[in-house]
RNA sequence: UUGAAAUUCAGGAGAGAGCUCUUUUUAAAGAGCGCCGAAGGGGCAAGGUUCCCAGGAACUGAAACUCUCAGGCUUAAGAAUUCUGAAGGGACG
Numbered sequence: 001u002u003g004a005a006a007u008u009c010a011g012g013a014g015a016g017a018g019c020u021c022u023u024u025u026u027a028a029a030g031a032g033c034g035c036c037g038a039a040g041g042g043g044c045a046a047g048g049u050u051c052c053c054a055g056g057a058a059c060u061g062a063a064a065c066u067c068u069c070a071g072g073c074u075u076a077a078g079a080a081u082u083c084u085g086a087a088g089g090g091a092c093g
Stems, first nucleotide, its partner, number of pairs: 007087007018033007034073003040069001041067003047060006
């Protein structure tokens, strides 16, 4: 001198799934039965480690898979993820 990743902030994009009944201040709340997967959370395949005689056992172990605890099923908001900009950092030479 060049300046990667992690991380943070701001802005843009950003899916899915609902009916019935009750109450009242007519927009919300509550109840029943259902439904969704993309906040968060749980589960595990290969692989790895250990034990043990074969063959097994235990632990560990990812996701957009799976569960649906939480969340959601009008709009808005939120939202995984992604784009742009800024900060940050100092891989690499």
About this RNA:
This is a predicted structure of a 93-nucleotide RNA (Glycine riboswitch aptamer) from a Halanaerobiaceae bacterium. Of the family's consensus pairs, 90% are formed in the model. The organism belongs to Halanaerobiaceae, within Bacteria. The sequence was found by an Rfam model in a public genome assembly. It matches the Rfam family "Glycine riboswitch aptamer". Rfam links the family to the GO term glycine biosynthetic process.